[in-house]
Context: one part of a larger RNA
Molecule: small-subunit ribosomal RNA, 5' domain
Organism: metagenome
RNA sequence: GAACGAACACUGGCGGCGUGGAUUAGGCAUGCAAGUCGAACGGGAAAGCUCCCUUCGGGGAGUGAGUAUAGUGGCGAACGGGUGAGUAACGCGUGGGAAACCUGCCCUUCAGCGGGGGAUAACAGGCCUAACGGCCUGCUAAUACCGCAUACGUCCCCAGGUCCGCAUGGUCCUGGGAAGAAAGGUGGCCUCUCUUUAGAAGCUGCUACUGAAGGAUGGUCCCGCGUCCCAUUAGCUUGUUGGUGGGGUAAUGGCCUACCAAGGCGACGAUGGGUAGCCGGCCUGAGAGGGUGUCCGGCCACACUGGGACUGAGAUACGGCCCAGACUCCUACGGGAGGCAGCAGUCGAGAAGCUUCGGCAAUGGGCGAAAGCCUGACCGAGCGACGCCGCGUGAGCGAAUGGAGGCCCUAUGGGUUGUAAAGCUCUGUCAGAUUGGGAAGAAAACUUCACGAUUAAUACCCGUGAAGCUUGACGGUACCAUCAGAGGAAGCACCGGCUAACUCCGUGCCAGCAGCCGCGGUAAUACGGAGGGUGCAAGCGUUGUUC
Numbered sequence: 001g002a003a004c005g006a007a008c009a010c011u012g013g014c015g016g017c018g019u020g021g022a023u024u025a026g027g028c029a030u031g032c033a034a035g036u037c038g039a040a041c042g043g044g045a046a047a048g049c050u051c052c053c054u055u056c057g058g059g060g061a062g063u064g065a066g067u068a069u070a071g072u073g074g075c076g077a078a079c080g081g082g083u084g085a086g087u088a089a090c091g092c093g094u095g096g097g098a099a100a101c102c103u104g105c106c107c108u109u110c111a112g113c114g115g116g117g118g119a120u121a122a123c124a125g126g127c128c129u130a131a132c133g134g135c136c137u138g139c140u141a142a143u144a145c146c147g148c149a150u151a152c153g154u155c156c157c158c159a160g161g162u163c164c165g166c167a168u169g170g171u172c173c174u175g176g177g178a179a180g181a182a183a184g185g186u187g188g189c190c191u192c193u194c195u196u197u198a199g200a201a202g203c204u205g206c207u208a209c210u211g212a213a214g215g216a217u218g219g220u221c222c223c224g225c226g227u228c229c230c231a232u233u234a235g236c237u238u239g240u241u242g243g244u245g246g247g248g249u250a251a252u253g254g255c256c257u258a259c260c261a262a263g264g265c266g267a268c269g270a271u272g273g274g275u276a277g278c279c280g281g282c283c284u285g286a287g288a289g290g291g292u293g294u295c296c297g298g299c300c301a302c303a304c305u306g307g308g309a310c311u312g313a314g315a316u317a318c319g320g321c322c323c324a325g326a327c328u329c330c331u332a333c334g335g336g337a338g339g340c341a342g343c344a345g346u347c348g349a350g351a352a353g354c355u356u357c358g359g360c361a362a363u364g365g366g367c368g369a370a371a372g373c374c375u376g377a378c379c380g381a382g383c384g385a386c387g388c389c390g391c392g393u394g395a396g397c398g399a400a401u402g403g404a405g406g407c408c409c410u411a412u413g414g415g416u417u418g419u420a421a422a423g424c425u426c427u428g429u430c431a432g433a434u435u436g437g438g439a440a441g442a443a444a445a446c447u448u449c450a451c452g453a454u455u456a457a458u459a460c461c462c463g464u465g466a467a468g469c470u471u472g473a474c475g476g477u478a479c480c481a482u483c484a485g486a487g488g489a490a491g492c493a494c495c496g497g498c499u500a501a502c503u504c505c506g507u508g509c510c511a512g513c514a515g516c517c518g519c520g521g522u523a524a525u526a527c528g529g530a531g532g533g534u535g536c537a538a539g540c541g542u543u544g545u546u547c
Base pairs, nucleotide, nucleotide: 001547002546003545004544006543007542008541010539013391014390015389016388017387018386019384020383026347027346028345030344031343032342035075036074037073040072041071043069048063049062050061051060052059053058082302083301084300091227092226093225094224095223096222097221098220101219102218106215107214108213109212110211111210112209114148116146117145123138124137125136126135127134128133154179156177157176158175159174160173161172163170164169184207185206186205187204188203189202193200194199195198228274229273230272235265236264237263240262241261242260243259244258245257246256247255277299278298279297280296281292282291283290284289304325305324306323307322308321327338328337329336330335355381357380358379359378363377364375365374366373367372394426395425396424397423405417406416407415408414409413430488432483433482435481436480437479441474446468447467448466449465450464451463452462491536492535493534494533495532496517497516498515502531503530504529505528506527512519513518
């Protein structure tokens, strides 16, 4: 000098863009943060309104409405969001390999979607419990569950052939045998068939389902190289190193197991200890390098602490389950409930870090055919000079004798503050205010029409185009115009040398200053005050840290 997720002192007008719990991975009140689908399924309300009856207490019917919704079922909940405890490791970075692998939803292609069965929640009745919850009996549905049929592919076995590879091996073709699937929903139509003038077991659109191949996406595993300090850590290792058989996994492998062999690592630093999430980046520097990993992005790990599996295409399963522990809460004392390192917020510790805000309008995500619902992701607003950037605190003129006051001097006088003020003439940024106008961010979805595709079809559905009708939290914000009026807006540090800037008074090795050298013991440009000056400026200094 530069930099910072900074803090502290004094001071403080406005805006834009960023950024804000680094310490206790300490404890948490409260609210919200993951739902959705009635076009999978069986049930199926109420208020209100209308009418009828009435013993005036009420009862019934219709509508509301097959609406709301608990339940079964499907998909999602493994994403998104947080944190950095652990980890010195194939964790990360980079470059390769998998002929050793998996992949829901999505895309393309091929083939199929036949025919049955038994339950169960909801519900009804009864019972236990303080609660959380649970039990018994009875009824019922499905895209829930379970057999059967069929099998283009697929997997397995046998036989034959083709092409290829870095080894184990791999691709393709033919024949035979064996195993194993599925589910429906919704809209439209009458060409064919049957009833009949509209329907169906018929046709057709969309969607879902099953088997298989390929792709895409996401993931898993292996390897080369790189990745902090201590040798005042020198030896470490028995599933250890390798082999065989077996198990396990999506898959290779001591990953696990039985047996066999005795190996394996290490001064090119093993083992042990300390510290630490890694990277793209960021800071500094001419560079080489040094330091660092906050925000944003990628990867990893974790979710009160430790352990475990279940479900699933996928699990470190933050807002799932089970066990143990610590802690907190409820209790009728028998027993139960909980997990903010999600967004806000609270207490604590600390030098120190924000609103218990608005909205799903946009972008993105989940579900749904869609309308739509959910979304503390996100978009916005709020707070903090925490940072960067921009703007303002006015501009011009203004003594012939440079007023008054302050300060200084060689003191009837002069110098300086100082064109500074006053005064005159203007301007109107920002803030303000009475007022007026007023965005972009919005394209979709939806309705109608036209065309194309599909079809038996001028239905429906899908696609393209046109027209119409809407959708904004921010926000009546930005911005523009208008009004008024210099009015509301300057401080902080320093002035001995380094280092830009000097005098007076006070003090008297005292009080004090200080980054280094050093000042102060009676004329201190170095302490304290004043006047003056210098430097930065809505900041300025100090402290801390890095180069």